[in-house]
RNA sequence: GAGGGCUGGAUGGCCGCGGGCUUUCGGGUCCGAGGAAAGUCCGGACUCCGGGAAGCAAUGGUGCCGGGUAACGCCCGGGCAGGGAAACCUGACGGAAAGCGCCACAGAGAACAGACCGCUGUGGUUUCGGCCACAGUAAGGGUGAAACGGUGGAGUAAGAGCCCACCGGGGAGCUGGCAACAGUUCCCGCAUGGCAAGCCCCACCUGGAGCAAUGCCAAAUAGGGAUUUCGCGAGGGUUCGCCCUCAGGGCUGCUUCCGUCCAGAAAUCCGGGUUGGCAGCUAGAGGCCGUCUGGCAACAGGCGGUCAAGAUGAAUGGUCAUCCAGUCCCGGAUCACGAUCCGGGAUGGACAGAAUCCGGCUUAUAGGCUCUC
Numbered sequence: 001g002a003g004g005g006c007u008g009g010a011u012g013g014c015c016g017c018g019g020g021c022u023u024u025c026g027g028g029u030c031c032g033a034g035g036a037a038a039g040u041c042c043g044g045a046c047u048c049c050g051g052g053a054a055g056c057a058a059u060g061g062u063g064c065c066g067g068g069u070a071a072c073g074c075c076c077g078g079g080c081a082g083g084g085a086a087a088c089c090u091g092a093c094g095g096a097a098a099g100c101g102c103c104a105c106a107g108a109g110a111a112c113a114g115a116c117c118g119c120u121g122u123g124g125u126u127u128c129g130g131c132c133a134c135a136g137u138a139a140g141g142g143u144g145a146a147a148c149g150g151u152g153g154a155g156u157a158a159g160a161g162c163c164c165a166c167c168g169g170g171g172a173g174c175u176g177g178c179a180a181c182a183g184u185u186c187c188c189g190c191a192u193g194g195c196a197a198g199c200c201c202c203a204c205c206u207g208g209a210g211c212a213a214u215g216c217c218a219a220a221u222a223g224g225g226a227u228u229u230c231g232c233g234a235g236g237g238u239u240c241g242c243c244c245u246c247a248g249g250g251c252u253g254c255u256u257c258c259g260u261c262c263a264g265a266a267a268u269c270c271g272g273g274u275u276g277g278c279a280g281c282u283a284g285a286g287g288c289c290g291u292c293u294g295g296c297a298a299c300a301g302g303c304g305g306u307c308a309a310g311a312u313g314a315a316u317g318g319u320c321a322u323c324c325a326g327u328c329c330c331g332g333a334u335c336a337c338g339a340u341c342c343g344g345g346a347u348g349g350a351c352a353g354a355a356u357c358c359g360g361c362u363u364a365u366a367g368g369c370u371c372u373c
Stems, first nucleotide, its partner, number of pairs: 001373007009323007017032006034351001038362002041360005046210004051258006060205004064078005079093001080091004094201002099199002101195003116141002118137008149167005168190001169188008214279006224270007233246005248262004286307009324349001326347009
C1' cells in the first nucleotide's frame, strides 16, 4: 500500500413499560431491537382482484460464459477489455456487413472523404530571391475524441498495399475448453470509422395491488349486493310440454375456443365506508454453536445441541454503583528525545432504532480487534 472478517461497552441493585405462561389474585416466572431495524431499490412467501385455457401484442426489465439459489438485476468461479510497479481494482461486457439517425468545436476534408502547408514533373516568367499555370501525389506537417490500417524495406520524378516481410484485420479449418474464449495453420492486400447509458434488432423474463393485503364479530345504517319467483332478441318447427338455428352485449390489452351471465318488477336476506375488537402475527426457504460429507468456491446435505419481541397515540426506558477501551491533565522514573512505565484525577462509547415475514443490494457508522497478500 491492497483485500477481507469480527466487534461496536460489561456486571449488579432499585423504580418502570410490552407480551407469554401460571396463580391461593398478593404475586411468581420467562422473553423483549439492529448490523444496518434505514432507503423501499430488486427478488420471493402470503393475501385479494381479474371466469378458465392457448396464442399474439404492448409495457417494463435483464444482457460475456458456467454454476449456486425458492427467486433475483444477488452471490461464486472463469473469460475478455481497461487501469496499476504489484497485491489488486473497474466494466449497461449481445448485435454497428438489417435499417434509420448523429458525429459539436477546430479543420481543406467527418464516411462510397479530402488537398491548407508541403513534395514532384512539364511549360511560362523573372529584378535570379522567387512567382504563375497545368498535371501527379498523399510520405511528412497541421486540425481533431476520431482523417479510410501500423512499422520497416523495395520501388518512384515524387509517392502510394502499387509490391514484399512482420504486426493488426477478415474468412475457412484444426487443437484445447461444458462454454465465454484461447492457441495454431492456410487463404484474402484490406473490402463495411465511432456512437445501441440514440431509435432499433436479437434472446430471455414480465397481469395488477399490497398486512392500511385479507377474513370474522359487534355497533349503526343505504345510494350497494345476493337468492327466489314472474319476465326477457330474431327466425323456424311443434304432439303446445318444449325443441332447433342464428345472433347482440358483459366477464384483464387483443384474437380464438370453452364456460357463464343479461332489461324490468316483487319478496326475503346480507349489508359498503366509519368506529371498536379478534384473526392474519410470527416455528420459518428459521437463527446460532459443534461436527461430518460433497464442491476451488458460492452453496448443498446429514447428525447432535441450543434459541425465540409481536407492540398498534405503537413497549424495549430511567437512575445509582463498580469496572473496561479511548482521550486529556498533574507528579515521579527511564530515555535511543520519538516515547515508555508507575501513581492520582477528569472526561468518556458512533450510526441508529422493529411494525406481515424472508433473501439481497445500497446508504450511515466514533473507536477497537484480527487475518491474508
Bacterial RNase P class A from a marine eukaryotic metagenome, 373 nucleotides, folded computationally.
Its Rfam family is "Bacterial RNase P class A". By type it is a ribozyme.
The RNAcentral record of the sequence draws on MGnify.
Its mean pLDDT, the model's own confidence on a scale to 100, is 76.